The RNA shown here (transfer RNA) has 71 nucleotides and comes from an Anaerolineales bacterium.
[in-house]
RNA sequence: UGCCGGAUCGUCUAAUGGCAGGACAGAUGCCUCUGGAGCAUCCAGUCGUGGUUCGAAUCCACGUCCGGCAG
Numbered sequence: 001u002g003c004c005g006g007a008u009c010g011u012c013u014a015a016u017g018g019c020a021g022g023a024c025a026g027a028u029g030c031c032u033c034u035g036g037a038g039c040a041u042c043c044a045g046u047c048g049u050g051g052u053u054c055g056a057a058u059c060c061a062c063g064u065c066c067g068g069c070a071g
Base pairs, nucleotide, nucleotide: 001070002069003068004067005066006065007064010024011023012022013021018054026042027041028040029039030038047063048062049061050060051059
């Protein structure tokens, strides 16, 4: 440099183009002699900029970063 793939809560992982969910972690409360167990609630995300569409995490273009292959 070219080609291919990937990017979603702090972490991991879902989501036929139609309300972005779950688990773990964290916070608060309950329970308890105690809590590191159990229960309830909360917290928190679509890599960026445009485009298509009534509607985009999803489709398209460009860019950024990561990985692989080739030279």

The organism belongs to Anaerolineales, within Bacteria. It matches the Rfam family "tRNA". Rfam's curators write: Transfer RNA (tRNA) molecules are approximately 80 nucleotides in length. Rfam links the family to the GO term triplet codon-amino acid adaptor activity.